A computed fold for a 331-nucleotide part of an RNA from Cytophaga hutchinsonii ATCC 33406, annotated as large-subunit ribosomal RNA, domain IV. Its Rfam family is "Bacterial large subunit ribosomal RNA". Rfam links the family to the GO terms ribosome and structural constituent of ribosome. The organism belongs to Cytophaga hutchinsonii, within Bacteria. The full RNA is in RNAcentral, with records from ENA and SILVA.

Context: one part of a larger RNA
RNA sequence: CACGGCUAAGGAACUCGGCAAAUUAACCCUGUAACUUCGGGAGAAGGGGUGCUUCCUCUAGCGAUAGAGAAGCCGCAGUGAAAAGUCUCAGGCGACUGUUUAACAAAAACACAUGGCUCUGCGAAAUCGAAAGAUAAAGUAUAGGGCCUGACACCUGCCCGGUGCCGGAAGGUUAAGAGGGGGGCUUAGCGUAAGCGACGGUCUGAAUCGAAGCCCCGGUAAACGGCGGCCGUAACUAUAACGGUCCUAAGGUAGCGAAAUUCCUUGUCGGGUAAGUUCCGACCUGCACGAAUGGUGUAACGAUCUGAGAACUGUCUCAGCCGUGAGCUCG
Numbered sequence: 001c002a003c004g005g006c007u008a009a010g011g012a013a014c015u016c017g018g019c020a021a022a023u024u025a026a027c028c029c030u031g032u033a034a035c036u037u038c039g040g041g042a043g044a045a046g047g048g049g050u051g052c053u054u055c056c057u058c059u060a061g062c063g064a065u066a067g068a069g070a071a072g073c074c075g076c077a078g079u080g081a082a083a084a085g086u087c088u089c090a091g092g093c094g095a096c097u098g099u100u101u102a103a104c105a106a107a108a109a110c111a112c113a114u115g116g117c118u119c120u121g122c123g124a125a126a127u128c129g130a131a132a133g134a135u136a137a138a139g140u141a142u143a144g145g146g147c148c149u150g151a152c153a154c155c156u157g158c159c160c161g162g163u164g165c166c167g168g169a170a171g172g173u174u175a176a177g178a179g180g181g182g183g184g185c186u187u188a189g190c191g192u193a194a195g196c197g198a199c200g201g202u203c204u205g206a207a208u209c210g211a212a213g214c215c216c217c218g219g220u221a222a223a224c225g226g227c228g229g230c231c232g233u234a235a236c237u238a239u240a241a242c243g244g245u246c247c248u249a250a251g252g253u254a255g256c257g258a259a260a261u262u263c264c265u266u267g268u269c270g271g272g273u274a275a276g277u278u279c280c281g282a283c284c285u286g287c288a289c290g291a292a293u294g295g296u297g298u299a300a301c302g303a304u305c306u307g308a309g310a311a312c313u314g315u316c317u318c319a320g321c322c323g324u325g326a327g328c329u330c331g
Base pairs, nucleotide, nucleotide: 001325002324003323004322005321006320007319009317010316013315018312026050027049028048029047030046035040037151051073052072053071054070056069057068058067059066060065074078086310087309088308089307090306091305092304093302094301098110099109115148116147117146118145119144120143126135127134128133152297153296154295155294157227158226159225162224163223164220165219166218167217168216171215172214173213177209178208182204183203184202185201186200189196190195228246229245230244231243232242255289256286267283268282269281270280271279
């Protein structure tokens, strides 16, 4: 040093933190709160008992026997060794059982039942594949695919200006293609020549006709997303139900709020402590909450996170002793 055992008095003073250790523990009887989705919570919590002997009594049984009761006996100690829940209060998150970073993360992450939007009429959509073909599915909209949300309860406000998607087809724009006015070069031919020059060749090519798309017109937010500023005003003061004005597509509704979100901040008040940057309850001045990127609650559940308490202890005050190993010697 490692592992194990014991320890006076105190009992978390240790520490980031009760980490580790200790306490508890089986069976029988009793008893059991808030809350609750009435199932739970619950082994809540808390309390008592447990050995042996004898005889008698009772109960059940055909019986072996089991259970109940009575009297007595022993020890420090009777589930006599071993094995065998610590508990309570409050809050955050996630409803739950599950899943995950094989070998530093098990969680509040993923999944989930539920809810919604959307696509798909079957030779389906979607996916794999130059294709054939296959999955979907030997299924058929109570089905299958994609996306979001995440039990349950109460709810889910306003904005379609931007982006996306859906619908529309009048007008604008517009490709290949169609079209071929005109033009260049050339030459059969004509002309003495200059030159002209063909329903000749070749090159080029105007107008005009051309779809979807885009522009345009509507719809759509449980689509991506967004959800203001300044000034004044009440008979103390303060504040502003009220008014004015600018801007916007519309200016954040309900609920919650120093929060897993609050910078200033250890905000202020209350509780708990002798003393509390954490915790709980409020307030609202929300730097920078907010409604299926869901909002607010919520019984049960959790090797989850945070705070408090009881019990318990070598975690500590503050160390000591003992055992087995390692260390040391030989090999």